Source information: A computed fold for a 76-nucleotide RNA from a Gammaproteobacteria bacterium, annotated as transfer RNA. Its mean pLDDT, the model's own confidence on a scale to 100, is 82.
[in-house]
RNA sequence: GACCCCAUAGUUCAGUGGUCCAGAACUUCGGAUUUUCAGUCCGACAACAUCGGUUCGAAUCCGAUUGGGGUUACCA
Numbered sequence: 001g002a003c004c005c006c007a008u009a010g011u012u013c014a015g016u017g018g019u020c021c022a023g024a025a026c027u028u029c030g031g032a033u034u035u036u037c038a039g040u041c042c043g044a045c046a047a048c049a050u051c052g053g054u055u056c057g058a059a060u061c062c063g064a065u066u067g068g069g070g071u072u073a074c075c076a
Stems, first nucleotide, its partner, number of pairs: 001072007010026004018056001028044006049065005
């Protein structure tokens, strides 16, 4: 340099065009239970990497950028 893959809450994942102002688990916070802690139960907060395009409609399709990973070539 070329090619390929990935990017969603603090963390790990699901979601392959409309039922998604996005779901689950753990974490955090509040409450109940308990003498206290732990545990258990209930509830709450919190995210689609950025920009643009296609479309009636985009987390999802396309392009660019950014970041991460992999394969490979050249030079020395």
Rfam family: tRNA.